[in-house]
A computed fold for a 72-nucleotide RNA from a Patescibacteria group bacterium, annotated as transfer RNA.
RNAcentral holds the sequence, with entries from ENA.
It matches the Rfam family "tRNA". Gene Ontology term of the family: triplet codon-amino acid adaptor activity. By type it is a transfer RNA.
The organism belongs to Bacteria candidate phyla, within Bacteria.

RNA sequence: GCUGACGUAGCUCAGUGGUAGAGCUCCUGGCUUGUAACCAGGAGGUCGCGGGUUCGACUCCCGUCGUCGGCU
Numbered sequence: 001g002c003u004g005a006c007g008u009a010g011c012u013c014a015g016u017g018g019u020a021g022a023g024c025u026c027c028u029g030g031c032u033u034g035u036a037a038c039c040a041g042g043a044g045g046u047c048g049c050g051g052g053u054u055c056g057a058c059u060c061c062c063g064u065c066g067u068c069g070g071c072u
Stems, first nucleotide, its partner, number of pairs: 001071007010024004018055001026042005048064005
């Protein structure tokens, strides 16, 4: 220099055009003599960033940044 994959909640990841979700963690309550476990509820996101396409974009296109890999 060329090229592929990935980037979504604190963590691990779903979501391939129509209201952004799960598990774990965290907070509150219940249960218990108490803790854990269990049960109920809750909080937490400018979907890496900037543009474009579209009535509508996490999703499609372009650029860019980062991580990992391949070629030279």
Its mean pLDDT, the model's own confidence on a scale to 100, is 82.